Source information: Predicted 3D model of a 1393-nucleotide RNA (small-subunit ribosomal RNA) from an uncultured bacterium. The RNAcentral record of the sequence draws on ENA and SILVA. Its mean pLDDT, the model's own confidence on a scale to 100, is 83. It matches the Rfam family "Bacterial small subunit ribosomal RNA". Its family is annotated with structural constituent of ribosome and ribosome in the Gene Ontology.

RNA sequence: GAUGAACGCUGGCGGCGUGCCUAAUACAUGCAAGUCGAGCGGUAAGGCCCCUUCGGGGGUACACGAGCGGCGGACGGCUGAGUAACACGUAGGAACGUACCCCAAACUGAGGGAUAACUGCUCGAAAGAGUAGCUAAUACCGCAUGUGCUCCAAGGAGUAAAGCUUCGGCGGUUUGGGAACGGCCUGCGCACGAUUAGAUUGUUGGUGAGGUAAUGGCUCACCAAGUCGACGAUCGUUAGCUGGUCUGAGAGGAUGAUCAGCCAGACUGGGACUGAGAACGGCCCAGACUCCUACGGGAGGCAGCAGUAGGGAAUUUUCCACAAUGGACGAAAGUCUGAUGGAGCAACGCCGCGUGCAGGAUGAAUGCCUUCGGGUUGUAAACUGCUUUUAUCUGUGACGAAUAUGACGGUAGCAGAUGAAUAAGGAUCGGCUAACUCCGUGCCAGCAGCCGCGGUCAUACGGAGGAUCCAAGCGUUAUCCGGAAUUACUGGGCGUAAAGAGUUGCGUAGGUGGCAGAGUAUGUCUGUAGUGAAAGCGUGUGGCUCAACCAUAUACACAUUACAGAAACUGCUCAGCUAGAGGGCGAGAGAGGUUACUAGAAUUCCUUGUGUAGGAGUGAAAUCCGUAGAUAUAAGGAGGAAUACCGAUGGCGUAGGCAGGUAACUGGCUCGUCCCUGACACUAAGGCACGAAAGCGUGGGUAGCAAACGGGAUUAGAUACCCCGGUAGUCCACGCCGUAAACGAUGGAUGCUAGCUGUAAGAGGUAUCGACCCCUCUUGUAGCGAAGCUAACGCGUUAAGCAUCCCGCCUGUGGAGUACGGUCGCAAGACUAAAACAUAAAGGAAUUGACGGGGACCCGCACAAGCGGUGGAGCGUGUUGUUUAAUUCGAUGGUAAACGAAGAACCUUACCCAGGCUUGACAUCCUAGGAAUUUUUCCGAAAGGAAAGAGUGCUUUAUUGAGCCUAGUGACAGGUGUUGCAUGGCCGUCGUCAGCUCGUGUCGUGAGAUGUUUGGUUAAGUCCAUCAACGAGCGCAACCCUUAUAGUCUGUUGUAUUUUUCAGGCUAGACUGCCCCGGUAACGGGGAGGAAGGAGGGGAUGAUGUCAGGUCAGUAUUACCCUUACGUCUGGGGCUACAAACACGCUACAAUGGCCGGUACAAAGGGCAGCCAAGGAGUGAUCCGGAGCAAAUCCCAUCAAAGCCGGUCUCAGUUCGGAUAGCAGGCUGAAACUCGCCUGCUUGAAGUCGGAAUCGCUAGUAACGGUAGGUCAGCUAUACUACCGUGAAUACGUUCCCGGGUCUUGUACACACCGCCCGUCAAACCAUGAAAGUCGGGGGUACCUGACGUGUGAGCUUCGCCUCGCCCUAAGGUAAACUCGAUGAUUGGGGUU
Repeated sequence: GAUGAACGCUGGCGGCGUGCCUAAUACAUGCAAGUCGAGCGGUAAGGCCCCUUCGGGGGUACACGAGCGGCGGACGGCUGAGUAACACGUAGGAACGUACCCCAAACUGAGGGAUAACUGCUCGAAAGAGUAGCUAAUACCGCAUGUGCUCCAAGGAGUAAAGCUUCGGCGGUUUGGGAACGGCCUGCGCACGAUUAGAUUGUUGGUGAGGUAAUGGCUCACCAAGUCGACGAUCGUUAGCUGGUCUGAGAGGAUGAUCAGCCAGACUGGGACUGAGAACGGCCCAGACUCCUACGGGAGGCAGCAGUAGGGAAUUUUCCACAAUGGACGAAAGUCUGAUGGAGCAACGCCGCGUGCAGGAUGAAUGCCUUCGGGUUGUAAACUGCUUUUAUCUGUGACGAAUAUGACGGUAGCAGAUGAAUAAGGAUCGGCUAACUCCGUGCCAGCAGCCGCGGUCAUACGGAGGAUCCAAGCGUUAUCCGGAAUUACUGGGCGUAAAGAGUUGCGUAGGUGGCAGAGUAUGUCUGUAGUGAAAGCGUGUGGCUCAACCAUAUACACAUUACAGAAACUGCUCAGCUAGAGGGCGAGAGAGGUUACUAGAAUUCCUUGUGUAGGAGUGAAAUCCGUAGAUAUAAGGAGGAAUACCGAUGGCGUAGGCAGGUAACUGGCUCGUCCCUGACACUAAGGCACGAAAGCGUGGGUAGCAAACGGGAUUAGAUACCCCGGUAGUCCACGCCGUAAACGAUGGAUGCUAGCUGUAAGAGGUAUCGACCCCUCUUGUAGCGAAGCUAACGCGUUAAGCAUCCCGCCUGUGGAGUACGGUCGCAAGACUAAAACAUAAAGGAAUUGACGGGGACCCGCACAAGCGGUGGAGCGUGUUGUUUAAUUCGAUGGUAAACGAAGAACCUUACCCAGGCUUGACAUCCUAGGAAUUUUUCCGAAAGGAAAGAGUGCUUUAUUGAGCCUAGUGACAGGUGUUGCAUGGCCGUCGUCAGCUCGUGUCGUGAGAUGUUUGGUUAAGUCCAUCAACGAGCGCAACCCUUAUAGUCUGUUGUAUUUUUCAGGCUAGACUGCCCCGGUAACGGGGAGGAAGGAGGGGAUGAUGUCAGGUCAGUAUUACCCUUACGUCUGGGGCUACAAACACGCUACAAUGGCCGGUACAAAGGGCAGCCAAGGAGUGAUCCGGAGCAAAUCCCAUCAAAGCCGGUCUCAGUUCGGAUAGCAGGCUGAAACUCGCCUGCUUGAAGUCGGAAUCGCUAGUAACGGUAGGUCAGCUAUACUACCGUGAAUACGUUCCCGGGUCUUGUACACACCGCCCGUCAAACCAUGAAAGUCGGGGGUACCUGACGUGUGAGCUUCGCCUCGCCCUAAGGUAAACUCGAUGAUUGGGGUU
């Protein structure tokens, strides 16, 4: 785009078309084929006339039932079952027929006998039948005639008619011709299947006969053995064919409704009759079904028009009329006509029209959205003016009709009136694809053509508003074509995506074929003529108001025939040529093949000798062999298999493949010569042949090796890898098998298109005495590469380039190289080879990452070398778990766990219990009242409640205003409620690792690459060199702070006045600057000087990004949720529980120590609700006391401990260790029970250096020692953040563990190895194969029975095809197979989840 459509929602009108695609299923009822009295005998009914006894009778040039007769029922109408065929289409042909019609010629004479109707009788329920008698004809039959016609032996023989009449005619017979129609034959065209390969016996042909309208095996007799078939016979399945229709640029593809041509069919099967012609509404028989019946017997055929049932997703009225067109009959009038003309139903299709038009902004209201400003609905509405197509009513009123006649139809049209009046929906809105928001839902409900959407902000679901597209329709479904170059003729491919057969050796059919000549005319081309129906399509013109529709004219196209012509190409014939091909001659290389013989090394075994304890094997072992003498060694022997070195991108062969040597036989190849033949060629469906390994059969052989098998190991297991053994097999002969990643994943042949380099064989040239060398040519084999090709990789004279010819093969993936069938095979199996079903990908090449128990290089307290710890004990703290009314919440590998928390008794506090409040504890606005504020009493655990008082402020325009309090109202407050996977901000981590990018250029179809790689160097993508790159940015480094040295300035409260110390500023200094060595350079090594040396030490500083990392409970914040509660206030409790586990620490286990006494040396901090001196009390915590200090001044704070000196303890669970517990005190604070800290006395647990494992640290570091601060009323601080003191050991080095960086490689990974993914098993579902069978269908074969009927024979004669035979067949039956389908317990694999 289209449709004979259907379904869903909706629906105003008209015109023109169309309307059982399914059950060729069954049909009630009515109608669809009759007509002619001018053929006939007649008169049942009716009209008219006459008569009548009113029963009826007669006549009729009115008419006509039934009957005889004629013509027509063979047309028209319906359907598409069958048919793969001369059925159809197209173009031809000869051996034919034709009623009616036309033309021509001739004739139309004279007779005869019957019969229906009718009448009588009989049978039957009926349908109907019989019998006797009468009668007519254009019914039937002789006779005559013979223009003619037929036959012929050429003499002859045979053969016709019908009349009627109104006298005009209408008919009849014979023959010939025409027109038109029909029968027959032929060429070509027209579906699929080879998992259908052979078919055929009247079959093929001939002769003769029969038969027919006619040819013909059409039929029969005889003779011959043919005929068809790979150019697809036969068989199976499907199907009416065509003009045309739909689509497409075309070529094509699909289709065959309506209209038209042809064919076929008429309940199923068969048959003849009549007739010019044969059977839808004729006959006979058989069958199935239905109906009637008196049970004896009869009747029927809608695939005609309506209509009914059924089937189905689905297809109309039991209408009107013969007025028109056409048909039958008739002389005609006319009759008949469900053909036809019309109307009805149906949006089924096409076309046309309408549902108003113009104005109208306050941009009304409503709805929806909102950033709350507005936007949109929207000029849309209202409102104003106008119009009347349509609608309704009234009037008028056709064409179609040639003389009459109008079903349609009072229709179309025209005129008038009324009044915006009667008339809009459907689908869609994520992309493709035009059109976007809100709400609801929350991987639910649902959507979906493909991709896909939905898991709490859905433009994708549902609703709403809005928008978009069509519009009396709009969508969906189904089907066809297109897009699809996705079967490729036009117009594709086959190295790796699907696809070159294992080879092509031989070669059939077929296809294709070198150079030049002659002829021919097959293909080819041109012209003329014919056909190619009409309709349709295209174009012009015209008619319905336009269009659809219709009329008319005409063209193109396609196909094909005949004739004439052309001769370039192709084919054919003839005669040639030598460039293809083949042969001859002369040489050559080679693991080419077959057979026979033969050689040495090695393994194993046997015999003997020597000799003694091991051997063998592995990652390590063990099984195994060995004292019955192994291994080793020496000699001899046996036997089988394979051939070291040469040996090679070497050679040969069609491929598979071929390797010691010699001989015989034998195939192919190359070079040279240019001698011969003269296109002999190429390819090759089927076919023949060959064809590794394994395997099979028979018979041998068997040294080594070695499936299966046994044992030992490994392992979670180990039906494996490793080891010890070991049988088939490997070997030979003969015969099968016929497959491999049978690979160059690349079919064969020929020609053309740059080169360079190696190698093998041969020849020529040059050179040489000769050989080698060097150059050229041919053939093979290998490496690189121009052009070109390719998706890329790559190929590239050995093409995957450019062309020609031939063959084979492919068409998404899986199912599946499977099933079934067939062929082959001993078997294994091979070859051929589907479908159902499932699915949106599977696949190729390349790119960037990530990953690897891949590679190279480099770095890091990463390992190693060291020092000290953790893990064991007690305690502190945190976490899990458990418990609980609550034990609030968060953090959970590294990157949570002395973390948020720099400090939970109340508060904090978020949790629990109980008691209160509801515009609220807190903010803003409004109204009313009251100053604010405050005292006392009672109740209560408190919050709070009740009552009684005190108090009247500041300001003002004298109303009030500001602040505060109370009450009320509603907007709102409030939420540590949820989502860190909606977010901002901040932070952790990789990682202080050296990386991450960009612009321009270049390369690539592209993703991308280059730069950023490479060689050095560095802590560093730091720098240097090189380079299709040149530059740049964020990172690195530097700039900043601090510290180490010096100078200088200032200096209080510091000091001792200065040098100093201290505090705060400002400068200097370090840059590989200098020397030596190495290096192109960057840079590196060493040295000097210097306080400091190559980044001097430390800090701050954290690229692009990763982890949906952490935090909604710090704050902020989207969305959702609660609102007399999830808000808020109060008292009490809890966060402090305790079986167990983990993490971070403290104290220890002691003599490098504990205790006692004496004695020395810091830095950095803090302090007014504070630090707190002197002095005094107390064993002490502390208290009394009050000076000083907002601090370089005073205090904490004698400022310290380890240290040093002296004493004691003497290796013990201790004079170590201090847990636990008792008593007595102190401090803070409303409050110390749950649940604080400190002091004194007493008590004195575990623990004697810690398993597997694991952590930190490279120098003022580790380790050890104390000091201060924040938080804080107090404290659980052993934590954290700072400070100083004492002060080490070690680093060979980068193999390994961990992490990281760069380059490279493989990849089926890309939520990226915590990836991906295979098979069994378990479960559910789906389709399918097999299966003992069972059921049904189909066609043929053989046999039996054999109706009707044609033909034929005989008989009896009611001369009637009457009876009986014969032949043939339909139908029926029997039998064995074949084939197709359905079903089947069970079973096999497959697919999906």